[in-house]
Context: one part of a larger RNA
RNA sequence: CUGGGCGUAAAGGGUGCGUAGGCGGUUUUAUACGUCGAGGGUGAAAUUUCAGAGCUCAACUCUGAAGCUGCCUUCGAUACGGUAGAACUCGAGGAAUGGCGGAGAAAAUGGAAUUCCAUGUGUAGCGGUGAAAUGCGUAGAUAUAUGGAAGAACACCUGUGGCGAAAGCGAUUUUCUAGCCUUCUCCUGACGCUGAGGCACGAAAGCAAGGGGAGCAAACAGGAUUAGAUACCCUGGUAGUCCUUGCCUUAAGCCAUGCGAACUUGAUGUAGUUGGGAUCAACCCCGACUGUGUCGUAGCUAACGCGGUAAGUUCGCCGCCUGAGGAGUACGUUCGCAAGGAUAAAACUC
Numbered sequence: 001c002u003g004g005g006c007g008u009a010a011a012g013g014g015u016g017c018g019u020a021g022g023c024g025g026u027u028u029u030a031u032a033c034g035u036c037g038a039g040g041g042u043g044a045a046a047u048u049u050c051a052g053a054g055c056u057c058a059a060c061u062c063u064g065a066a067g068c069u070g071c072c073u074u075c076g077a078u079a080c081g082g083u084a085g086a087a088c089u090c091g092a093g094g095a096a097u098g099g100c101g102g103a104g105a106a107a108a109u110g111g112a113a114u115u116c117c118a119u120g121u122g123u124a125g126c127g128g129u130g131a132a133a134u135g136c137g138u139a140g141a142u143a144u145a146u147g148g149a150a151g152a153a154c155a156c157c158u159g160u161g162g163c164g165a166a167a168g169c170g171a172u173u174u175u176c177u178a179g180c181c182u183u184c185u186c187c188u189g190a191c192g193c194u195g196a197g198g199c200a201c202g203a204a205a206g207c208a209a210g211g212g213g214a215g216c217a218a219a220c221a222g223g224a225u226u227a228g229a230u231a232c233c234c235u236g237g238u239a240g241u242c243c244u245u246g247c248c249u250u251a252a253g254c255c256a257u258g259c260g261a262a263c264u265u266g267a268u269g270u271a272g273u274u275g276g277g278a279u280c281a282a283c284c285c286c287g288a289c290u291g292u293g294u295c296g297u298a299g300c301u302a303a304c305g306c307g308g309u310a311a312g313u314u315c316g317c318c319g320c321c322u323g324a325g326g327a328g329u330a331c332g333u334u335c336g337c338a339a340g341g342a343u344a345a346a347a348c349u350c
Stems, first nucleotide, its partner, number of pairs: 004321003007304002012318001014201004021194003025088007033081002035077008048066007091191001092188004096183001098181003103177007110154001114150008125136002162169002206247006215241002220236004258317006266295012299306002323350003332343004
């Protein structure tokens, strides 16, 4: 290079935006760069192949032919690709219309619960467990009532329901920002798809500085359990969890399934918008688009299973894999305050 693959066997980048590049809708004109045809020139010899010949054969050598798949040039073809021009509307985008949502950012507000504080009532237990003990309590606990403080999280609604590129997002209100969907039209006129590098976002834990600290809780201490118990259970409890700013950049970052487009019997839920029927109206019935589920046809698959949200049938582009261990390690480079991240081997063993 050719080839085979990536749900679970090795293999989809955590996610997006986008540069170069690759690929690119319909009609038409021109050109003739790619492409195709014919002719000419060149493509040394040796080598190679075929036919024949010479050394007694063979190797070897000689003769002839082919070939040398290439390059240059002339003439021609114009379907496809390219280039240039013109046009189009189905792709894409915009406007209008009416909606949708835990989408993001900031501020304000609310009630329940928890803990603590003060006061009242009240008396001997409370708490905890498989059973206990550590612990708390006559200096008055637990329970109960009133008042106050603090921090964090938002019960019910809640739904294989919604939104977001992913990570993720759930009390209420307001402000700002973004997205998606529907519908009758209108506008631009291929403006598109993908995307090496690059840039941005990226749970939790962790780091730095300053706040905050109710509950929970690594570490730690004690009590149990046990042969032991550096655990599981219990009583406590510090970082942390929360906020602001700046880092870190990793996850079973999972649908273990890259993005975009087209095509391919059906059944049945559900969410948003919308057309029609029926009705006084609602409920209801028949559709359309967009999302989200279940079952299943053909087909695919090693099987499990997937099955219009494909793992079916195809196209475009990117990423990745190539026996197990050594190893996601060493070395080097690079990023980071550090922890460590990214890139990434080999010897050797089987």